[in-house]
RNA sequence: AGUGUGGUUAGAGGUGCAAUGACCAUGAGUAAGCAAUGCGAGGAGUUAUGAGAUCCGUUGAACAUUGCUGAAAGGGGGAUUUGCCGAAGCUUUCAACUCCUCAUAAGUUGGAAGCUGGUUUCGUAUCGAAUAGGUACGGAACUGUCAUAUAGUAAAGGAACUUUACUAUAUGGAGGGCUAGCACGCUU
Numbered sequence: 001a002g003u004g005u006g007g008u009u010a011g012a013g014g015u016g017c018a019a020u021g022a023c024c025a026u027g028a029g030u031a032a033g034c035a036a037u038g039c040g041a042g043g044a045g046u047u048a049u050g051a052g053a054u055c056c057g058u059u060g061a062a063c064a065u066u067g068c069u070g071a072a073a074g075g076g077g078g079a080u081u082u083g084c085c086g087a088a089g090c091u092u093u094c095a096a097c098u099c100c101u102c103a104u105a106a107g108u109u110g111g112a113a114g115c116u117g118g119u120u121u122c123g124u125a126u127c128g129a130a131u132a133g134g135u136a137c138g139g140a141a142c143u144g145u146c147a148u149a150u151a152g153u154a155a156a157g158g159a160a161c162u163u164u165a166c167u168a169u170a171u172g173g174a175g176g177g178c179u180a181g182c183a184c185g186c187u188u
Stems, first nucleotide, its partner, number of pairs: 001187005007182005014085001016084004023077002032069007042056003047105006088116011117143011145173013
C1' cells in the first nucleotide's frame, strides 16, 4: 500500500422510528343507574362465542316508551421528555399468563424462523363507533445509499488517453447494507 472479516467504535437518510405523565377532541347524551307505564318468561356472567356449574326472576326477567342523572376502555391529536437508525413493524410457530371450569378465538410477555432501506398516496379486504387510525395485498410518486454505463466539470500524469473527485441521466441491488476511523488475519 492492497485485500478480507455478520469484528469494534462513531455517524448519515428525515414529515426518520418507538416509548412517555399531564392536556384535548371523539367515543356519547352511548353504556349504566333511578322512577313511571306497557308487555309477560326468561336472564346474568369472562375480552367474545358455545357448553357445564352457580345465581336472579310472576314480590315481574328480558324488551319497549317517557323523564332525570350520566361514564369508561381501546384507538386518535399538536407539544414535552427519553431511547435510538432493524430504529421499528408485520407474518408463522412454541411456551406462560388473562374468565368459576372446559373448548375455540382474542390480548399481554418471552424465544425461534422469515419479510420490509425510508416517507407519502391510491385501490381492495379486514379490525374499529368512526370519513380517524392500524394491518395485509397490489399500484404510483418522492427520497437516501451502493454498483454499473453514458455525458460534463476540476485536478494529476500526459501524445492520445488514463486515474481520482463531483454533478446529471438511466438501470439494478438490499439494512447481515452504507460512510469514516480502529482492531485482527493474509499478500506485496
Molecule: Lysine riboswitch aptamer
Organism: Aliibacillus thermotolerans